This is a predicted structure of a 100-nucleotide RNA (Glycine riboswitch aptamer) from Jiangella aurantiaca.
């Protein structure tokens, strides 16, 4: 003085799948009925990159056991737009380890 990796905070990118069916409630509107907006609850259908499980490898005589993933489950989350969430990724600022 001080690369990489690491953890955490900020700030920016960041997909993917039904504006589906029915019920309730409020609203407009309408001679009625039938129609549209919100918002909630169910049903099916569907997504995966929040968390969660599951394998693989690794170790072992076996048992146990450490243990991933953007692979898979879809258990939670989510499916018009927004809004939020968002693996990752850049960037910047503290910490912390310390090659050269």
């Nucleotide at each position: 003085g001080g690369a990489c990796u690491c953890u955490g905070a900020c700030c920016g990118g960041g997909a993917g799948a039904g504006u589906u069916c029915u019920c309730g409630c409020a609203c407009c509107a309408c001679c009625c009925g039938g129609g549209g907006u919100g918002c909630g609850a169910g049903g099916c259908g569907c997504c995966g990159a929040a968390g969660g499980g599951g394998c693989a490898a690794c170790a072992u005589c076996c048992c146990c056991g450490u243990c991933a993933a953007c692979c898979u489950c879809u258990c939670a989350g989510g499916c018009a737009g927004a809004a939020a969430g968002g693996a990752c990724c850049g960037g910047u600022c503290a910490g912390g380890c310390g090659a050269g």